Notes
Model confidence (mean pLDDT): 77 of 100. The RNA shown here (glmS glucosamine-6-phosphate activated ribozyme aptamer) has 158 nucleotides. It was read from a public genome assembly, where an Rfam model found it. The model forms 89% of the base pairs in the Rfam consensus. Rfam family: glmS glucosamine-6-phosphate activated ribozyme aptamer. A reference for the family is Winkler et al. (2004), "Control of gene expression by a natural metabolite-responsive ribozyme", Nature. By type it is a riboswitch.
RNA sequence: UUUUUAGUUAUAGCGCCAGGACACUAGUUUUAGUGUUGACGAGGUCUAAGGUUAUCGAAAAUUUCGGCGGGUGCCUUAGUGGCUUUUAGCUUAAGGUCAAAGUAUUAAUUUGAAAGAACAAUAGUAAUAUUGUAACAAAGAAUUAAUACAAUUAAGCA
Numbered sequence: 001u002u003u004u005u006a007g008u009u010a011u012a013g014c015g016c017c018a019g020g021a022c023a024c025u026a027g028u029u030u031u032a033g034u035g036u037u038g039a040c041g042a043g044g045u046c047u048a049a050g051g052u053u054a055u056c057g058a059a060a061a062u063u064u065c066g067g068c069g070g071g072u073g074c075c076u077u078a079g080u081g082g083c084u085u086u087u088a089g090c091u092u093a094a095g096g097u098c099a100a101a102g103u104a105u106u107a108a109u110u111u112g113a114a115a116g117a118a119c120a121a122u123a124g125u126a127a128u129a130u131u132g133u134a135a136c137a138a139a140g141a142a143u144u145a146a147u148a149c150a151a152u153u154a155a156g157c158a
Base pairs, nucleotide, nucleotide: 014069015068016067017066019065020037021036022035023034024033025032026031040057041056042055046079047078048077049076050075051074052073080099081098082097083096084095085094089157090156091155092154093153102149103148104147105146106145107144108143109142110141111140118133119132120131121130122129123128
């Protein structure tokens, strides 16, 4: 330095549980103990600080209730970076705009789920959990084309 095996940590719609609900055991107007449940995926991070109940749909119709912590959202400030405005060109500054990175609108194409429910298996006294089978979104994103719109300055190099 490379390869193999095993383990640990992180990868954040994520984690946790003092309330509630549910199960079992003991006791039987009250309660205690031990457990279970407590958000289904899609999408989402330039850096730092501050603020803020942080996007989208699915399921259900009594709990996906309630609470705590965290957080890739949004806003403000500063920095960094991309594109763009003077130029035939390059660099720096300034302005505009954005964050894999000019903006907005329209059209086309592509991309875009899991759970619940049902059936089956396994574990458990049970609540319940895990796995397998098949299906069903929206927001958003990417590419192409068209239209409209913003800044439209300065210095240096050659």